[in-house]
RNA sequence: GGCACCGUAGCUCAGUUGGUUAGAGCGCAGGACUCAUAAGCCUGAGGUCGUUGGAUCGUUCCCAACCGGUGCUA
Numbered sequence: 001g002g003c004a005c006c007g008u009a010g011c012u013c014a015g016u017u018g019g020u021u022a023g024a025g026c027g028c029a030g031g032a033c034u035c036a037u038a039a040g041c042c043u044g045a046g047g048u049c050g051u052u053g054g055a056u057c058g059u060u061c062c063c064a065a066c067c068g069g070u071g072c073u074a
Stems, first nucleotide, its partner, number of pairs: 001073007010026004019057001028044004050066005
């Protein structure tokens, strides 16, 4: 340099033939329990779905460019 894949919560990831609340586990905060702590239980907060533009009545999802990462290849 070429090709492919990936980017969603603090971390690891799911998700969608485009359609009206964007989720799980762990972590974090609070509560209850306990003499107290841990575990387990209940509740909650936390997201411009990498950025910009485009197509669309409508996009996390489609298209393009760019940014970052991983792999293969020369």
Molecule: transfer RNA
Organism: Candidatus Saccharimonadota bacterium